[in-house]
Transfer RNA from a bacterium, 73 nucleotides, folded computationally. It matches the Rfam family "tRNA". The family's RNA type in Rfam is transfer RNA. Rfam describes the family as follows. Transfer RNA (tRNA) molecules are approximately 80 nucleotides in length.

This record gives sequence, C1' cells and structure tokens, in this order.
RNA sequence: GCGUCCGUAGUUCAAUUGGUAGAAUGUCGGUCUCCAAAACCGAUGGUUUCAGGUUCGAGUCCUGACGGGCGUG
Repeated sequence: GCGUCCGUAGUUCAAUUGGUAGAAUGUCGGUCUCCAAAACCGAUGGUUUCAGGUUCGAGUCCUGACGGGCGUG
C1' cells in the first nucleotide's frame, strides 16, 4: 500500500431486517455488622470516534477522515 473486521457508560458487552440506547461490573449513599467483607435496597452514569449524505426517523444504511485488530505484498 491492498483486503477484511471493529469503534456504544470509568470497564466488559447488548440493542430483533432503521422506531427514539440497556445489562453486568465499577463509583457514591443506606440497611446489616464491634469494624469490615459478603448480601440486599437506592442513586450515579452516554455529543453511540469525527464530518457529511439518505430517511418522517440512523448506534444500525451510504461516503470520507481518524484510531485499533487480523491477513497479505
């Protein structure tokens, strides 16, 4: 350089042929305990990498850029 896959919460990942983004974990409070851990309850969380396009509607489809993985010369 070319081909291919991926980029979503602090982290690991979901999101049904395009229909208005959720779980686990983490963090912070509370209950419990002599204290802590565990358990339970509650709260906290997102410009879905960026810029355009298509659409009534885009995390999802199209184009380009940036970053990462794999293959190949």